């Protein structure tokens, strides 16, 4: 240089041919307990790497760039 993949809540990960982002752990609060742990219930937390484009509607499709990794010369 060419080419392929990755990026989503604090962490790990879903969301299959576009329809408004789920789950687990963690955090916070309440219940239970003499206290802690465990258990159970609830809540908060995401502009889906960045910027554009297409569309009534984009995590998803298109373009460029960035981060990390692989292959090849």
């Nucleotide at each position: 240089g060419u080419u392929c993949c990755u990026g989503u809540u604090g962490u790990g990960c879903a969301a299959u041919g576009g329809g408004u982002a789920a789950c687990a752990c963690g955090u916070u609060g309440a219940a239970c307990u003499u206290c802690u742990a465990a258990u159970c219930c609830a809540a908060a937390g995401g502009u889906u790497g960045u910027g554009g484009g297409u569309u009534c509607a984009a995590a998803u499709c298109c373009c460029a760039c960035c981060u990390g990794g692989g292959a090849u010369g």